[in-house]
């Protein structure tokens, strides 16, 4: 240098759901902040598990297979709605362009 894997950076794109109600503060339309209330969203983050697989137990004795039970591993854009969010801004999984770094092979 090349290849493979991983992490992250700039830029572009990027959905959903109440500019809800009451009080306070601030202010002097509001939004934002604090407290309370009801209703919603799923794409920061986080939680959960299917097949499969592993271990153990179960039979008059041994081994194996099958079966049952218990436990472990086990994915998501599925699911939960803890967190976050429900005008704009911000954020935003994910996608793409372009750099950077780490590990491994040689």
């Nucleotide at each position: 240098a090349a290849c493979a894997g991983g992490a992250g950076c700039c830029g572009a794109g990027g959905a959903g759901a109440g500019c809800c109600c009451c009080g306070g503060a601030a202010a002097a339309u509001u939004c934002c902040c604090c407290g309370g209330g009801c209703a919603c969203c799923g794409a920061a983050g986080g939680g959960g598990c299917a097949a499969a697989u592993c271990u153990g137990a179960c039979u008059g004795g041994g081994c194996g297979c099958u079966g049952u039970c218990a436990g472990g591993u086990g994915a998501a854009a599925c699911u939960c709605u803890c967190a976050g969010g429900u005008a704009g801004a911000a954020g935003g999984a994910c996608u793409c362009u372009g750099g950077u770094c780490c590990u491994g092979u040689c």